[in-house]
RNA sequence: CCGUGCUAGGCGGGGUGCUAGCGGUGCUCUGUACCCACAAUCCGCUCUAGUGGGGCUGAAUUCCCUCCUGAGGGGUCAUCGGCCCGAGGUCAGCGCCCUGUCUCGGGGCGGUGAUGGUUCGGUCCCGGCGCGAUGGAGAGCUGUGAACCAGGUCAGGUCCGGAAGGAAGCAGCCUUAAGCGGUCACCUCCAGGCGCGGCGGGAGUGCUGAGCCGGAGUCCAGAGACGGUGGUCCUAGCCUUGGGAACGAGCUUCGACGGAGGGUGCACGG
Numbered sequence: 001c002c003g004u005g006c007u008a009g010g011c012g013g014g015g016u017g018c019u020a021g022c023g024g025u026g027c028u029c030u031g032u033a034c035c036c037a038c039a040a041u042c043c044g045c046u047c048u049a050g051u052g053g054g055g056c057u058g059a060a061u062u063c064c065c066u067c068c069u070g071a072g073g074g075g076u077c078a079u080c081g082g083c084c085c086g087a088g089g090u091c092a093g094c095g096c097c098c099u100g101u102c103u104c105g106g107g108g109c110g111g112u113g114a115u116g117g118u119u120c121g122g123u124c125c126c127g128g129c130g131c132g133a134u135g136g137a138g139a140g141c142u143g144u145g146a147a148c149c150a151g152g153u154c155a156g157g158u159c160c161g162g163a164a165g166g167a168a169g170c171a172g173c174c175u176u177a178a179g180c181g182g183u184c185a186c187c188u189c190c191a192g193g194c195g196c197g198g199c200g201g202g203a204g205u206g207c208u209g210a211g212c213c214g215g216a217g218u219c220c221a222g223a224g225a226c227g228g229u230g231g232u233c234c235u236a237g238c239c240u241u242g243g244g245a246a247c248g249a250g251c252u253u254c255g256a257c258g259g260a261g262g263g264u265g266c267a268c269g270g
Stems, first nucleotide, its partner, number of pairs: 001270006009057003012030005020046005034054005063263006072254005079249003083244008092235002095232003098228007106220004116213008124202004129197004134191005140183005150175004158167003
């Protein structure tokens, strides 16, 4: 070096999920690379990590190791960009409400004086006064109310006296004090987010009363045109901010297929 026969090894791998962990059945990506039984309410093992049985191939294109490449998957929104839901603010627009001017037609008022002006008032706010109502308290009236330390009358009994007659005085009864209750009205006092009147001061855009000036318009609702310093709903933009989901990227992690290189038995015979 060649031939023959063996053995180690190989006959898929990865991710995910489950698990203390490993592998499988499951799902999934690559890819074509045996069969049977077991298996998600799991099946079988223990860092030597499927168990049991059968078959093919076999030391090299096929096994092992290193490097390169990178299909695909996982994680991450405390990284960026987009997406969805919400909150606050700002600004703009449409609509609606309110409001100003002018026009139109209809109606009301108006020389028995319109709009307007002016003077004085009211309506509004504050203060003090008076009256009333309300609430509370008191007085008054009334009920009850003292074993003895309130009064009157004091049975019985007690005391003084020869007697006549006196004295003190319990119970009871009556009247009352303190206290405890009741009371419609009348009277007094107190209170203020009650009402009315008028007094003083203040405010005054608006509405309204009276007097005077003045001399012809004014008011109501409807429609139209032009507006606004006004109010409100909705929406867009912008600013700030809260939450959500792996959509793209970034980061990270695992990583098939493929490529390059290196390494690796035994026996016999020639």
About this RNA: RNAcentral holds the sequence, with entries from ENA. This is a predicted structure of a 270-nucleotide RNA (Bacterial large signal recognition particle RNA) from a Solirubrobacteraceae bacterium. A source record names the gene ffs. Rfam family: Bacterial large signal recognition particle RNA. Rfam describes the family as follows. The signal recognition particle (SRP) is a universally conserved ribonucleoprotein involved in the co-translational targeting of proteins to membranes. Of the family's consensus pairs, 92% are formed in the model. The source organism's lineage runs through Bacteria, Bacillati, Actinomycetota, Thermoleophilia and Solirubrobacteraceae. The prediction has a mean pLDDT of 82.